[in-house]
RNA sequence: GAUUUAUAAAGAAGCGCGGAGAGAUCAGGCUCUAAGAUGCGCUAGCAACCUGUCAAGUUUUAUUACGAAAAGGUGCUAAUUCCUGGUCCAUUCCGAUGGAAAUCGGAGGAACAUAUAAAUU
Numbered sequence: 001g002a003u004u005u006a007u008a009a010a011g012a013a014g015c016g017c018g019g020a021g022a023g024a025u026c027a028g029g030c031u032c033u034a035a036g037a038u039g040c041g042c043u044a045g046c047a048a049c050c051u052g053u054c055a056a057g058u059u060u061u062a063u064u065a066c067g068a069a070a071a072g073g074u075g076c077u078a079a080u081u082c083c084u085g086g087u088c089c090a091u092u093c094c095g096a097u098g099g100a101a102a103u104c105g106g107a108g109g110a111a112c113a114u115a116u117a118a119a120u121u
Stems, first nucleotide, its partner, number of pairs: 001121008013043005021032003026085004044077003048074004053068002057066002081113001087110003092107006
């Protein structure tokens, strides 16, 4: 780097460096930002997966299963992955106007993509 699986409307700060844009990509918005953002470092914190453990509790033949204080490996600490769209369901569904055709407006789900963890390669 690739593939697979799971999760994504919850949660979580301060200081220092630095100095201009940033919020994954493209487009449209909307936010953050010289009262210093994004990014990097340190400390602190949050708590998803994995590792390891079993102190308390329930359970079992047995840490076995549930659960979990403290610990470790990653991760994370603006806004729902900030919101919508791109592909499909779809010449779909709902409402208004209209004789009808049609026009205008609104709407759901899935996939893709992105991020994180673990396993495989």
Predicted 3D model of a 121-nucleotide RNA (SAM riboswitch aptamer (S box leader)) from Fulvivirga sp. M361. NCBI's taxonomy places the organism under Bacteria, Bacteroidota, Cytophagia, Cytophagales, Fulvivirga. It was read from a public genome assembly, where an Rfam model found it. The coordinates come from a structure-prediction model, not an experiment, and the mean pLDDT is 77.